RNA sequence: GCAAACUGUCCGAAAGGGCAGGACGCAAAGUUAGGGGACUAAAGCGGCAACGCCGUCAUGUCAGCCCGGCCGCCG
Repeated sequence: GCAAACUGUCCGAAAGGGCAGGACGCAAAGUUAGGGGACUAAAGCGGCAACGCCGUCAUGUCAGCCCGGCCGCCG
C1' cells in the first nucleotide's frame, strides 16, 4: 500500500461484480482472460404425459487457484 470473511446497498438468471463499512491475510492480494484449472447455466438443444423438473453446454464469471506477459517497491 492492498483488503478476505461478514454486514448494508445496487447490478446480474446465476457464478460473480460495483460502492460503503470491516480486516483474514498478501512483497506484487498491481495489471492482463494468452495457457491450464475451477465456478455458474440464462438462452439454445435433448428428455419426461406435464405446471415444471432433469441432462448438456459458455458466448458468462474467477487473477486472493497455478503458469505466463506488462508495469512496479526494497536490497
Predicted 3D model of a 75-nucleotide RNA (c-di-GMP-I riboswitch aptamer) from a mouse gut metagenome. The sequence is in RNAcentral, with records from MGnify. Model confidence (mean pLDDT): 89 of 100.